The prediction has a mean pLDDT of 75. This is a predicted complex of two RNAs, RNase P RNA and transfer RNA, with 482 nucleotides together.
RNA sequence: GGCGGUGUCUGAACGAUCGCUGGAUACCAUAUCCGGAGGAAAGUCCGAACACCGCAGGGCAGGGUGCUCCAUAACGUGGAGUCACGGCAACGUGAAGGCUAGUGCCACAGAAAUAAUACCGCCCCGCAAGCCUUCUUGUUAUCCUUGGGUGGAUAAUAAGACGGAUGCCGGGGUAAGGGUGCAACGGUGCGGUAAGAGCGCACCAGGUCCCCGGGCGACCGGGGAUGCUCGGUAAACCCCACCCGGUGCAAGACCAAGUAGGGAAGCUUUUUAGGGUGGCCCGCCCAAAGCUUCCGGGUAGGUCGCAGGAGAUAACGGGCAACCGUUAUCCGCAGAUGAAUGAUCGUUGGCCGCGUCAGGGCAACCGAGCGCGGCAACAGAAUUCGGCUUACGGACAUCGCCGGCC
RNA sequence: GCCCCCGUAGCUCAGUGGAUAGAGCAAUGGAUUCCUAAUCCAUGCGCCGCAGGUCCGAUUCCUGCCGGGGGCACCA
Numbered sequence: 001g002g003c004g005g006u007g008u009c010u011g012a013a014c015g016a017u018c019g020c021u022g023g024a025u026a027c028c029a030u031a032u033c034c035g036g037a038g039g040a041a042a043g044u045c046c047g048a049a050c051a052c053c054g055c056a057g058g059g060c061a062g063g064g065u066g067c068u069c070c071a072u073a074a075c076g077u078g079g080a081g082u083c084a085c086g087g088c089a090a091c092g093u094g095a096a097g098g099c100u101a102g103u104g105c106c107a108c109a110g111a112a113a114u115a116a117u118a119c120c121g122c123c124c125c126g127c128a129a130g131c132c133u134u135c136u137u138g139u140u141a142u143c144c145u146u147g148g149g150u151g152g153a154u155a156a157u158a159a160g161a162c163g164g165a166u167g168c169c170g171g172g173g174u175a176a177g178g179g180u181g182c183a184a185c186g187g188u189g190c191g192g193u194a195a196g197a198g199c200g201c202a203c204c205a206g207g208u209c210c211c212c213g214g215g216c217g218a219c220c221g222g223g224g225a226u227g228c229u230c231g232g233u234a235a236a237c238c239c240c241a242c243c244c245g246g247u248g249c250a251a252g253a254c255c256a257a258g259u260a261g262g263g264a265a266g267c268u269u270u271u272u273a274g275g276g277u278g279g280c281c282c283g284c285c286c287a288a289a290g291c292u293u294c295c296g297g298g299u300a301g302g303u304c305g306c307a308g309g310a311g312a313u314a315a316c317g318g319g320c321a322a323c324c325g326u327u328a329u330c331c332g333c334a335g336a337u338g339a340a341u342g343a344u345c346g347u348u349g350g351c352c353g354c355g356u357c358a359g360g361g362c363a364a365c366c367g368a369g370c371g372c373g374g375c376a377a378c379a380g381a382a383u384u385c386g387g388c389u390u391a392c393g394g395a396c397a398u399c400g401c402c403g404g405c406c
Numbered sequence: 407g408c409c410c411c412c413g414u415a416g417c418u419c420a421g422u423g424g425a426u427a428g429a430g431c432a433a434u435g436g437a438u439u440c441c442u443a444a445u446c447c448a449u450g451c452g453c454c455g456c457a458g459g460u461c462c463g464a465u466u467c468c469u470g471c472c473g474g475g476g477g478c479a480c481c482a
Base pairs, nucleotide, nucleotide: 001402002401003400004399005398006397007396008395009394010393012348013347014346015345016344017343018342020036021035022034023033024032025031026030038378042389043388045387046386047385048384049383050248051247052246053245057282058281059280060279062244063243064242065241066240067081068080069079070078071077082096083094084093085092086091097239098238102237103236104233105232106231119178120177121174122173123172124171125170126169127167131164132163134161135160136159137158138157139156140155141154142153143152144151186204187203188202189201190200191199205229206228207226208225209224210223211222212221213220214219252304253303254302255301262295263294264293265292266291267290274286275285276284297481298480299479311330312329313328314327315326316325317324318323350375351374352373353372354371355370356369359366360365407478408477409476410475411474412473413472416431417430418429419428424462433449434448435447436446437445455471456470457469458468459467
């Protein structure tokens, strides 16, 4: 200098003028003073507080989570670790229980996708036809020989025997090899065999069981036994363990205003059904004639909930850390609802571009300072917290790799 | 504010793990006709809203975003 990893901080400052909004005071025209968005206020993805409903009880169904320990009010979050994968590394990612519980699926290709099978190949047996080598016998022909169809040689042909090789054949063995595929029933070698095969053996890989050591634990290290070799998929059904009652501030409480306390349909009527928002059943509560849904009617106003809280800041202590404890200080400090938190100007600061220039360098070039111009992101509370995810401007710190110089 | 649903060709919709995703209408070209409509024939058209993951393989399963739509007030 380049490329990359991780973490932290910040989200311009000050002043003036004009506005908006909440509160307090004077006082009801208005005036003064104080306060007024975010790290994500966002998405509404999780977890809670709070409120109501049968008091949140049991079972079924349904949903969620899924390595270990810790943190926490709680969590699907966080911290520290384990293991696997990616990266040269810093470091990152992981819905990381169970296919050795059961079931399902695995297109095309391939013989065959987990139950077995056999396309090519290898091996054994049989069979058929012809072939080849050798041998035996018969016939015929030619030649030699003999007194003679006596004896011999060669060739052809026919039959038979042993053996060999071949085969669009049949039966069987085989899973070494070929080929297919994302994936083929552990891998390599030796033995073995008709050919082969964990069939046997050695080594390697994995599984199961046992023992020893370390760790709270996930797990790690070491040793032994067993030929056990079992495909993948659970972000397929499912099994196992744990968790979850439902609805959400339009929850809910109170006040005010106003209407026809109308119509239709359905359910039920004394121990059974109904209703109470729960998906169903039990249990619980309510009522004794109503209840639910739809149509129609009226009001669409106010107060509370709603801002002191799993609060903030600082110091000390504990813990690797997340976090926790103690003490002190602070809090009118956003609280709108057709919904405020803004606009303009000036100064300073930040970034970028251009010009100029002290200086550095052999040079290309770099460049403090000064001047001019431009830019300033993502986005905006709506009951409140703890997280996650997503969007985004800038600064700083630290770490890794590569290259150059000293 | 809270809750729920949807996204596939220009439009309306099928397809719920398997090769190159379909149907109707519309569009384009041709035939027919004097011309048009209707009819017949042929053709094209999609990053399956976007990105990442699981799987041999994703429109489909999972996660996160983006866009669109719907519902929820009180009284009697």